[in-house]
RNA sequence: GACAAGGGCAUAGCCGGCGAAAGCCGGUGACGCAAAGCCCCGAGGCUACCGCGCGGAUCAGCCGCGUCACGCCAGUCGAGCUGCCGAA
Numbered sequence: 001g002a003c004a005a006g007g008g009c010a011u012a013g014c015c016g017g018c019g020a021a022a023g024c025c026g027g028u029g030a031c032g033c034a035a036a037g038c039c040c041c042g043a044g045g046c047u048a049c050c051g052c053g054c055g056g057a058u059c060a061g062c063c064g065c066g067u068c069a070c071g072c073c074a075g076u077c078g079a080g081c082u083g084c085c086g087a088a
Base pairs, nucleotide, nucleotide: 001085008033009032013028014027015026016025017024018023031075037081038080041078042077043076044073045072046071051067052066053065054064055063056062
């Protein structure tokens, strides 16, 4: 970072599986991506099984609301590392 070349990754949806969920894995499929390669170092976002607080009820087992990350998101941004090609 080009109406270049060879390529690469793979959105949403759908199918199967894991998970409480966010989400992840595989298949299919391409919305897009010049790092949409790797990596939780910083920021931001998402979920809340369990716990805690409150309320309700048919009252130990249920339901709802709030709160909570050590869970999750790299295709949210930044940082770090690495990588193909070589026009202006």
Source information:
This is a predicted structure of an 88-nucleotide RNA (c-di-GMP-I riboswitch aptamer) from a soil metagenome. It matches the Rfam family "c-di-GMP-I riboswitch aptamer". Rfam links the family to the GO term cyclic-di-GMP binding.